Model confidence (mean pLDDT): 83 of 100. This is a predicted structure of a 75-nucleotide RNA (c-di-GMP-I-GGC riboswitch aptamer). It was read from a public genome assembly, where an Rfam model found it.

[in-house]
RNA sequence: UCUGGUAAAGGCAAACCCGCUGUAAGGCGGGGGCGCAAAGCCGUGACUCCCUCGGGGAGCGUCAGGCUGCCGAAC
Numbered sequence: 001u002c003u004g005g006u007a008a009a010g011g012c013a014a015a016c017c018c019g020c021u022g023u024a025a026g027g028c029g030g031g032g033g034c035g036c037a038a039a040g041c042c043g044u045g046a047c048u049c050c051c052u053c054g055g056g057g058a059g060c061g062u063c064a065g066g067c068u069g070c071c072g073a074a075c
Base pairs, nucleotide, nucleotide: 001074003072004071005070011036012035016031017030018029019028020027021026034061040067041066042065044064045063046062047059048058049057050056051055
């Protein structure tokens, strides 16, 4: 640099259910496990969604971008 992660050791966690929270989108905790090699972090651009419409909020598990990172193989 590239490729894989059923080689091994680990990681994250959709739907759904329960509790708390928020007007809402949603968030947090527990259970759960569809998936994920950045499904780690950053709302920077696009996009989607919500609203009490003030431009304020939500989503990085939609795409792009930035930063960082575990193990193996090949070069």